A computed fold for a 498-nucleotide part of an RNA from an uncultured prokaryote, annotated as small-subunit ribosomal RNA, 5' domain.

Context: one part of a larger RNA
RNA sequence: GAACGCUGGCGGUAUGGUUAAAACAUGCAAGUCGAACGCGAAAGUACCUUCGGGGGCGAGUAGAGUGGCGAAAGGGCGAGGAAUGCGUUUCUAACGUGCCCCAAGGUUGAGGAUAGUCCAGGGAAACCUGGAUUAAUACCUGAUGACCCCGCGAUGACGUAUGUCACUGCGGGCAAAGAUUUAUUGCCUCGGGAUCGGGAAACGUCCUAUCAGCUUGUUGGUGAGGUAAAGGCUCACCAAGGCUAAGACGGGUAGCGGGUGUGAGAGCACGACCCGCCGCAUCGGGACUGAGACACUGCCCGGACUCCUACGGGAGGCUGCAGUAACGAAUAUUCCGCAAUGCGCGAAAGCGUGACGGAGCAAUGCCGCGUGAAGGAUGAAGCCCCUCGGGGUGUAAACUGCUGUCAGGGACUACCAACACAAUGAGGAAUCCCAAAGGAAGGACCGGCUAACUUCGUGCCAGCAGCCGCGGUAAUACGAAGGGUCCGAGCGUUGCGC
Numbered sequence: 001g002a003a004c005g006c007u008g009g010c011g012g013u014a015u016g017g018u019u020a021a022a023a024c025a026u027g028c029a030a031g032u033c034g035a036a037c038g039c040g041a042a043a044g045u046a047c048c049u050u051c052g053g054g055g056g057c058g059a060g061u062a063g064a065g066u067g068g069c070g071a072a073a074g075g076g077c078g079a080g081g082a083a084u085g086c087g088u089u090u091c092u093a094a095c096g097u098g099c100c101c102c103a104a105g106g107u108u109g110a111g112g113a114u115a116g117u118c119c120a121g122g123g124a125a126a127c128c129u130g131g132a133u134u135a136a137u138a139c140c141u142g143a144u145g146a147c148c149c150c151g152c153g154a155u156g157a158c159g160u161a162u163g164u165c166a167c168u169g170c171g172g173g174c175a176a177a178g179a180u181u182u183a184u185u186g187c188c189u190c191g192g193g194a195u196c197g198g199g200a201a202a203c204g205u206c207c208u209a210u211c212a213g214c215u216u217g218u219u220g221g222u223g224a225g226g227u228a229a230a231g232g233c234u235c236a237c238c239a240a241g242g243c244u245a246a247g248a249c250g251g252g253u254a255g256c257g258g259g260u261g262u263g264a265g266a267g268c269a270c271g272a273c274c275c276g277c278c279g280c281a282u283c284g285g286g287a288c289u290g291a292g293a294c295a296c297u298g299c300c301c302g303g304a305c306u307c308c309u310a311c312g313g314g315a316g317g318c319u320g321c322a323g324u325a326a327c328g329a330a331u332a333u334u335c336c337g338c339a340a341u342g343c344g345c346g347a348a349a350g351c352g353u354g355a356c357g358g359a360g361c362a363a364u365g366c367c368g369c370g371u372g373a374a375g376g377a378u379g380a381a382g383c384c385c386c387u388c389g390g391g392g393u394g395u396a397a398a399c400u401g402c403u404g405u406c407a408g409g410g411a412c413u414a415c416c417a418a419c420a421c422a423a424u425g426a427g428g429a430a431u432c433c434c435a436a437a438g439g440a441a442g443g444a445c446c447g448g449c450u451a452a453c454u455u456c457g458u459g460c461c462a463g464c465a466g467c468c469g470c471g472g473u474a475a476u477a478c479g480a481a482g483g484g485u486c487c488g489a490g491c492g493u494u495g496c497g498c
Stems, first nucleotide, its partner, number of pairs: 002494005009369006015362002017327001023324002026322003031069003036066002039063001044057002047054002076280003085205008095197002100193003104189004108142002111139001117132006148173006155166004178185003206252003213243003218240008255277004259270004282303005305316004333359001335358003341355001342353004372402001374400002382393004406439001408434004413429001415428002442487005447468003453482005463470002
């Protein structure tokens, strides 16, 4: 964040699976770069042809593959977790940081492979095996090199301790890649910045004592390992400590905060949407790659489940957007577009983007507008009441002259459009004209609380009801009608909170 009943004209804006973190058919949701690299079609079609074909264009295109960057963001959900979380304030002399910015210096030589491709083979498939051959900003190796790293020292300054900073001596060690449109851009080392993160402490953070004792890596030390980094983080040895009535340990419940509802406030309750943090991705475990993950649409193992199978073996993960079935009182389209904003890649053109921008559905909330307005009778008809005289509905209607919101039709192009100019709108929308009162009112209540009354029907029946209570023959309380009251595209009921 509502649901249900009756009713329902329009617009703006927001919101919309609270239940099964149960299961999912189908499509889409992460790509991009030829200005890193080697390959490289086809359809079609001038032409040639020995009718087999060849050859130019198509085209160095489509396309896979190697390589780079991204895929750790964006999007979803709240299961777990009562503290390794969150919030506030500090600390890091114990730390990291791809892309971006600033500054200094450098960019030299050599080599062997491997995808792709071709050949051969296995398999139902997923896919796999062997041989030959090829490129790079892929891989390996040599050189050079520091204010960089390691080891041994000197001096000075500072500090809360381990120490930090500045300057300096000696020894040892470590780098690179090219591309193109020739002007750029990459690459390597080091220093600084920015941003984003890792770690630590104090205080705060629900109920329960019908939970009173808990703990053995437990608490501390020495040494080692490990990490970007302090640390029982891990391990060996040593000591016997550590927490607890200011509630340890156990049990239950719960994502936390900014905030939201209510209230004069103090409080109380809540944590949908939006923003920040945390956790999770079928259940459990693990590492790899990488600046960053122990990784929602990556990998491996085990479990449950589903599917394919030629029975040998394989495939899958909507708590992404739609959608299905199930559950439920209950919650939407298998829509359009990358035009805008942003993100990724790219030198750029651009490509991708269910982020996002929009449209659709729902009176679910809030806000605005309309359903006409003026005149019009001692007052039609109908209906209701009546003391039968009359009274009410009621200027209400009819009727007359008007107006033109919204909805409808047409014309036209301001704006959302910015990226030199130009071009570029999925969708929305400004302005003007036309017709025409036409298409647009209901719901609950009327005994008291509580605004609003009569008649008939019924007869402790049928029924009403939030509380008090109505109904057994004159019911303002049930049912209907007339009239009235309160709200109004809503009105009531139920639920929850204050």